[in-house]
Molecule: transfer RNA
Organism: archaeon
RNA sequence: GGGACUGUAGCUCAGCGGGAGAGCGCCAGACUGAAGAUCUGGAUGUCAAGGGUUCAAAUCCCUUCAGUCCCA
Numbered sequence: 001g002g003g004a005c006u007g008u009a010g011c012u013c014a015g016c017g018g019g020a021g022a023g024c025g026c027c028a029g030a031c032u033g034a035a036g037a038u039c040u041g042g043a044u045g046u047c048a049a050g051g052g053u054u055c056a057a058a059u060c061c062c063u064u065c066a067g068u069c070c071c072a
Stems, first nucleotide, its partner, number of pairs: 001071007010024004018055001026042005048064005
């Protein structure tokens, strides 16, 4: 330098054009002598960035950035 894949909550990841979600973690309550486990409830997102298409974009298209891999 060329190509492919990945980028979504604190972490690991789902989500193939119309409601942004799960597990773990965090906070509060119940329970306990206290803690753990368990149960209940709650908070948390610029969907990497910019632009385009569309009535509508995390999702489709283009560019850029970052990471991983392959080729040179």